This is a predicted structure of a 99-nucleotide RNA (Glycine riboswitch aptamer). The coordinates come from a structure-prediction model, not an experiment, and the mean pLDDT is 77.
[in-house]
């Protein structure tokens, strides 16, 4: 100098039941129920773009090993909103690099 990778703010940024039942609260009702909101509770259906994992094209490699994904499972997570969050842009702020 102007790039590259990555850390940091910002903006954007999906998916899939606020389903069923337990059980605790408040209300309303004469009772039978009925409405909200909670729960590390139990069931069953689902979702992938955090994490893990598992194939593969492809990359290297005499062989072995080895890297490897938005696919694949869904262990974990997650199915109102809201948080995560793969990706992008954008800041020139850090930092490592490189002519």
């Nucleotide at each position: 100098c102007a790039g590259a990778c990555g850390a940091u703010g910002c903006g954007g940024g999906a998916g899939a039941g606020c389903c069923c039942a337990g059980u605790c609260c408040g209300g309303c009702g004469a009772c039978a129920g009925c409405c909200g909101g909670g729960c590390a509770u139990g069931g069953c259906g689902c979702c992938g773009a955090c994490g893990g994992a598992g194939c593969a094209a492809c990359c290297a490699c005499c062989c072995c090993c080895g890297g490897a994904a938005a696919c694949u499972c869904u262990c974990a997570g997650g199915c109102a909103c809201a948080a995560u969050c793969a990706c992008c842009g954008c800041a020139c702020u850090c930092g490592u690099u490189g002519g």
It was read from a public genome assembly, where an Rfam model found it.